[in-house]
Molecule: SAM riboswitch aptamer (S box leader)
Organism: Paenalicyclobacillus macrosporangiidus
RNA sequence: UUCUUAUCGAGAGAAGCUGAGGGACUGACCCUGUGACGCUUCGGCAACCAGCGGCCAUCACCCAUGCGGCGGGCGGGCUGCCCGGUGCCAAUUUCAGAGGAACGCGGAAGCGGAUCCGAAGAUGAGAA
Numbered sequence: 001u002u003c004u005u006a007u008c009g010a011g012a013g014a015a016g017c018u019g020a021g022g023g024a025c026u027g028a029c030c031c032u033g034u035g036a037c038g039c040u041u042c043g044g045c046a047a048c049c050a051g052c053g054g055c056c057a058u059c060a061c062c063c064a065u066g067c068g069g070c071g072g073g074c075g076g077g078c079u080g081c082c083c084g085g086u087g088c089c090a091a092u093u094u095c096a097g098a099g100g101a102a103c104g105c106g107g108a109a110g111c112g113g114a115u116c117c118g119a120a121g122a123u124g125a126g127a128a
Base pairs, nucleotide, nucleotide: 001128002127003126004125005124006123007122008121013042014041015040016039017038021031022030023029025097026096027095028094043089044088045087048085049084051081052080053079054078055077056076061073062072063071093120099117100116101115103112104111105110
């Protein structure tokens, strides 16, 4: 860098250094000399991976079956802790971005929203 997959409405900031930009991109709208962004230190949030426990006890998934049970394979589901690897600590991913679907309103054109799929992005895990 690319691919696959999960999540993204919750949560969590102080000090020091520096000194003008920053919020991915475009538009909007915000943050910012009452010091942004970045870096360092300390603190915190969370629970993706790892680790250590608890509960369920075959329930997940696959095979098999007309259906169910039995059976076989693989294991699975929920939850707690936080010493490890990441991540994160303005605003929903700040909001809207191609396209599509359902629903509601409307005679129609069309309109609507914390809807769904999808697109873009971010982060984790795995792979090349």